RNA sequence: CAAUCGCGUGUCGCCCUUAGAGUUUGAUCCUGGCUCAGGAUGAACGCUAGCGGCAGGCCUAAUACAUGCAAGUCGAACGAUACCAGGGAGCUUGCUCUCUGGGAAAGUGGCGCACGGGUGCGUAACGCGUAUGCAACCUACCUUUAUCAGGGGGAUAGCCUCUCGAAAGAGAGAUUAACACCGCAUAAAAUCAAAGAAUGGCAUCAUUCAAUGAUCAAAUAUUUAUAGGAUAAAGAUGGGCAUGCGUGACAUUAGCUAGUUGGUGAGGUAACGGCUCACCAAGGCGACGAUGUCUAGGGGAUCUGAGAGGAUGACCCCCCACACUGGUACUGAGACACGGACCAGACUCCUACGGGAGGCAGCAGUAAGGAAUAUUGGUCAAUGGAGGCAACUCUGAACCAGCCAUGCCGCGUGCAGGAAGACGGCCCUAUGGGUUGUAAACUGCUUUUAUUCGGGAAUAAACCCUUUUACGUGUAAGAGGUUGAAUGUACCGAAAGAAUAAGGAUCGGCUAACUCCGUGCCAGCAGCCGCGGUAAUACGGAGGAUCCAAGCGUUAUCCGGAUUUAUUGGGUUUAAAGGGUGCGUAGGCGGCUUAUUAAGUCAGGGGUGAAAGACGGUGGCUCAACCAUCGCAGUGCCUUUGAUACUGAUGAGCUUGAAUACACUUGAGGUAGGCGGAAUGUGACAAGUAGCGGUGAAAUGCAUAGAUAUGUCACAGAACACCAAUUGCGAAGGCAGCUUACUAAGGUGCAAUUGACGCUGAGGCACGAAAGCGUGGGGAUCAAACAGGAUUAGAUACCCUGGUAGUCCACGCCCUAAACGAUGAAUACUCGAUGUUAGCGAUAUACAGUUAGCGUCUAAGCGAAAGCGUUAAGUAUUCCACCUGGGGAGUACGCCCGCAAGGGUGAAACUCAAAGGAAUUGACGGGGGCCCGCACAAGCGGAGGAGCAUGUGGUUUAAUUCGAUGAUACGCGAGGAACCUUACCCGGGCUUGAAAGUUACUGAAGUAUUCAGAGAUGAAUGCGUCCGCAAGGACAGGAAACUAGGUGCUGCAUGGCUGUCGUCAGCUCGUGCCGUGAGGUGUUGGGUUAAGUCCCGCAACGAGCGCAACCCCUAUGUUUAGUUGCCAGCAUGUAAUGGUGGGGACUCUAAACAGACUGCCUGUGCAAACAGAGAGGAAGGAGGGGACGACGUCAAGUCAUCAUGGCCCUUACGUCCGGGGCUACACACGUGCUACAAUGGGCAGUACAGAGGGCAGCUACCUGGUAACAGGAUGCCAAUCUCAAAAAGCUGUUCACAGUUCGGAUUGAGGUCUGCAACUCGACCUCAUGAAGUUGGAUUCGCUAGUAAUCGCAGAUCAGCAAUGCUGCGGUGAAUACGUUCCCGGGCCUUGUACACACCGCCCGUCAAGCCAUGAAAGUUGGGGGUACCUGAAGUAUGUUACCGCAAGGAGCGUCCUAGGGUAAAACCGAUAAUUGGGGCUAAGUCGUAACAAGGUAACCAAGGGCGACACGCGAUUGCAGUCUUGAGUCCACCUGA
Repeated sequence: CAAUCGCGUGUCGCCCUUAGAGUUUGAUCCUGGCUCAGGAUGAACGCUAGCGGCAGGCCUAAUACAUGCAAGUCGAACGAUACCAGGGAGCUUGCUCUCUGGGAAAGUGGCGCACGGGUGCGUAACGCGUAUGCAACCUACCUUUAUCAGGGGGAUAGCCUCUCGAAAGAGAGAUUAACACCGCAUAAAAUCAAAGAAUGGCAUCAUUCAAUGAUCAAAUAUUUAUAGGAUAAAGAUGGGCAUGCGUGACAUUAGCUAGUUGGUGAGGUAACGGCUCACCAAGGCGACGAUGUCUAGGGGAUCUGAGAGGAUGACCCCCCACACUGGUACUGAGACACGGACCAGACUCCUACGGGAGGCAGCAGUAAGGAAUAUUGGUCAAUGGAGGCAACUCUGAACCAGCCAUGCCGCGUGCAGGAAGACGGCCCUAUGGGUUGUAAACUGCUUUUAUUCGGGAAUAAACCCUUUUACGUGUAAGAGGUUGAAUGUACCGAAAGAAUAAGGAUCGGCUAACUCCGUGCCAGCAGCCGCGGUAAUACGGAGGAUCCAAGCGUUAUCCGGAUUUAUUGGGUUUAAAGGGUGCGUAGGCGGCUUAUUAAGUCAGGGGUGAAAGACGGUGGCUCAACCAUCGCAGUGCCUUUGAUACUGAUGAGCUUGAAUACACUUGAGGUAGGCGGAAUGUGACAAGUAGCGGUGAAAUGCAUAGAUAUGUCACAGAACACCAAUUGCGAAGGCAGCUUACUAAGGUGCAAUUGACGCUGAGGCACGAAAGCGUGGGGAUCAAACAGGAUUAGAUACCCUGGUAGUCCACGCCCUAAACGAUGAAUACUCGAUGUUAGCGAUAUACAGUUAGCGUCUAAGCGAAAGCGUUAAGUAUUCCACCUGGGGAGUACGCCCGCAAGGGUGAAACUCAAAGGAAUUGACGGGGGCCCGCACAAGCGGAGGAGCAUGUGGUUUAAUUCGAUGAUACGCGAGGAACCUUACCCGGGCUUGAAAGUUACUGAAGUAUUCAGAGAUGAAUGCGUCCGCAAGGACAGGAAACUAGGUGCUGCAUGGCUGUCGUCAGCUCGUGCCGUGAGGUGUUGGGUUAAGUCCCGCAACGAGCGCAACCCCUAUGUUUAGUUGCCAGCAUGUAAUGGUGGGGACUCUAAACAGACUGCCUGUGCAAACAGAGAGGAAGGAGGGGACGACGUCAAGUCAUCAUGGCCCUUACGUCCGGGGCUACACACGUGCUACAAUGGGCAGUACAGAGGGCAGCUACCUGGUAACAGGAUGCCAAUCUCAAAAAGCUGUUCACAGUUCGGAUUGAGGUCUGCAACUCGACCUCAUGAAGUUGGAUUCGCUAGUAAUCGCAGAUCAGCAAUGCUGCGGUGAAUACGUUCCCGGGCCUUGUACACACCGCCCGUCAAGCCAUGAAAGUUGGGGGUACCUGAAGUAUGUUACCGCAAGGAGCGUCCUAGGGUAAAACCGAUAAUUGGGGCUAAGUCGUAACAAGGUAACCAAGGGCGACACGCGAUUGCAGUCUUGAGUCCACCUGA
């Protein structure tokens, strides 16, 4: 230099990664809680269930445990040896002795038993985690190195012989061994003492060398090669101790501590240390949370989460603690020892009653508890452990198996074809269609799994035995052999055959999935919202669908969603939330320059952060779960090297923050004193007379004993008019006549002084309106309480008359307010306009500038919006305070403060799914403004009183059919109930039916008569024998079938129709614009109109439904036409009449046009428009009237006009017939008629309409009758005839004010008419009778011009008629309207609202009832802890003259300490309790009406007072005293028993 590989850095790229919804409202935005969708579990429960793999399995009673097993082993340490085999000896030949080999049980001895396994009681702690240290330590077995092992002694278990005891066991004698025990020797090393020397560190000190002195060792066995032994040094392993940091809740636990904190000395320990003791000192801990109480084993990790976090600590691993409860030591390398010991206690068991035994929180298992958790299994084959040279033995460690869907993972229950889209089910608009559904059947294919048969592993490597090789005699390597619980398992193959295998939950929204039936606020569901009261996708069933699947749901718990505790990542004007204000301690934060340092900070290196788990790669089980291996990560701690910008520390400076000085200036700043006038009240006097005062109106009150009003004088206390203001001052509360003294503060100017001295501020301290409290004054006014008067249903109130505390002063408390700008303090920055206060530049409020305040409006920005906006709620920084759903509750308990009132701090149980903020649209208001209407007012006439008619309620009844019920029912449905109608009641009948349709069949149809019957109906006898060529047709009867019928229910399932607001002027839309949005704008405003009618303006511009107009009648005219209408002129005729010929002129008839539009004039006005006795015109400002009714409201009315969904009845809830009822009658109401009279009644005469009806009809005319009417008779299917007389009116006459010559009810008698039929129950006529009634209370209705009032006429319905009703028609024909204050209704704008079912709204409190949790309470009862005192086992330590031992040592007796027990007085924490207090919840209880509108007295905040208070007696309970009983331990005495 090049290539390749690796690492690092930078840039770029890629990957991973955060989801919401329902619910407050009429709707909206926000705040805010509740709930859901996800994941997880050592789970449980319900329904269901084929297989396998891998995991897991008492969370509760650390409750009690039957039974078995869980720790032994070594004969290569020792003595002895049952028994077996073999040999030998003795001999009595079947016994004894002895030797060898094997060898049970027990014993001495060694090692082990401190491991492994279980549990989580205790423990808030150096217990655990992490990182260090030990110059303050130990460590058996193992490894390495070095050295050594000489010589003795006395016992003891066992064995044997006895004794005691039920047993457990104990004791005595004799005898024996060791690697058991004890001396002696040796002593390098070690330990101790120690003169001296050197080196090092970390303070005490450590290390090395070292003369010399003292003390302490050992063990043998045997196959002779090893094993074992002793001492010392080192390693490894395991432990011990100390320290930094981290590791729960409660402050309603604030003070704790006497071996306590330290020192000196000693003891003790492996070792440091108050660990223990003696003495000395008085310390130590604590707001950075001591002490106390409650809870809890800690960690690796697990679950969840985007993460930060939160929750958990099962299984596996590490550490700790415990082993029936408490204490204690012994042995040992190691224990204060789970399957060892001693003592005490509780419990259980055995017992001969004298004494003994025991500890499953080891593995199985049992009982109990509980929602709930397994087999009294196999094996040491593997892994590991103990002992052993080894073989081997032991091992409930472990490996396996069993049970359980408890979890995770995997597989299967078939696949393909198959449409007559089968049967059946379910649904529907039902001759049919949809769906189940290619689903089934059927055809073909496959065989995982299950079943049967056959084969069949790996896990086994070693040790050991045999053998080979190398070196060499013991190792290493090799070969062969032996050993499998699981297991004939995994796995492989074969056979037959779709054969052996699917459920659970859900289906209103959230949330995927819909219909029918049943039920009828019942039964039930429900996670939240909420479903269910006769059409339930929400309950139960069915069909169908959806989601998961050998599981599916439910319940419980944790995290998430929840940014709903907010470090990431929230807020505090009004939603919860700024402390009432200041000063200030600790703390937190802090200006500019420079130097040093390197604590924080940053970078590099080193150590550690166990394994498992998590993540990534690779691999092994067929895959996966699971497992193996490698890597990464482990954000932490320690250490080291460096960097020095920032922060810190230290030093030196600076002046801009801050403060001081000087000059000027401002003000109701504060404290104390003095002075002033007006008003009020009182007193005195004068003068004067009848009222004053007060209210909505009154009364109480004052006054002839002289008030009020007026004048003069005097006194008292309190407050300070005008100035005065959106002003000023103060930290806040707050401060106002004038003046003096003292005092504090702000501002400006200047830049002399200091030199960061600053900001904030937990605790703390001070101030702190009003009311209130204490003591002493004062007391004019006002005025809680109180009294009286009113008001009222009541009025413990509002109003009035009085009036006490208090209001005032001094001193001392209280310490709270809606103490508010509902806005903490400080600093910096960010457009402007305008007003005002104080100052500045020599003067001036000219103007401009500047500083500090006090206000208004606004840009950007912010905000949920309202709004804020240099005086921020904007942009940032620092510090403090406070909030976390509503109620319970600012309550209870505890503590602190207070004289008290009370204040401060401040919960929980329980309960609800909301509570709340801002804004929007409506509605409402005893809110406001504008406007309209026979709404009031001005008038006319009525109703309400009487009689009658009619309708309704009520009552009655066999039935009095049903409906309509404020306005908007009541002369309404009904425009006509004697039968019918008719729906109701009683009685008698019918059942495919009374009526209609279809189809066979038969017969003409029809008609007459008789009988029974109340009739329906039934029976009988005649007459008749249709049309057509035929098929067939008309009519009637009629079996059977399909159909019927219902005035039965639901008008709250509906259509249609209708009423009302209201003929009111409103109701909306498109596009645009504004607003996050609901929404707004338009439609508001200024005018005008009958009108959202029109004009002007305007972020609106247009449009629709309404208004108006178009339609009809009527008022004028023209044209056309001229019969049945008309008759001017011309004829003709009659007693008379358009009667006749004629005519179209007129009236009229009925068709088409014209006409009216503020078009013209004057005035006002921008215009629209308005005004005018205007002109013209028949008519003038909509000429008069009608039809016509916007969006909608009242679940308004009607299922009985009709139609119709659903339900109900079917020999009846259908239908036919007779009779009755709808017409009843103590009563109440509505609507009418007739009257009460002279503007009238009677009688007589006489005139004038319009609109209608008429053949089962209207009827002229004649006759009869008083009349209703009857008997005749003619005209008319109608501009022809007729009903038909119009009446009021006019003329004349009579009646004179009376219950009448008014009024006609009622009743009697006699008739007429209709009709099958007038009894219940018709109308009319005649005669007679002649009731009430003399103008009508409160109250109330209609009407504004051809109207009211008054007069008659006609029609519908109809045989007749209840008609005085209804619908029309014309005749005569008024009065009044100042005006909009008030009543009622309505429209527009605005305002408040806690209303939205919308004021007939909402809503508060007591009382009464039920339920629930909770506070207090005489007491009762329990628990843990502490204190003092008494007692005190075992045991360590210690003392010891008497006893034992040769000795070491021991026994016995004392001392200290202590578990436990007892006594005493307190404190703390529970449970319970007569009674008692409030609280919460609960469809329809009581009393009032406090709040929301001006809520009818504006509301709210704080405080005081009232709605009653006191005394006595009785009972219960408690305390004290006495007596009795019980009572730990100890002592004494007596009795009984042994």
This is a predicted structure of a 1538-nucleotide RNA (small-subunit ribosomal RNA) from an uncultured bacterium. The coordinates come from a structure-prediction model, not an experiment, and the mean pLDDT is 80.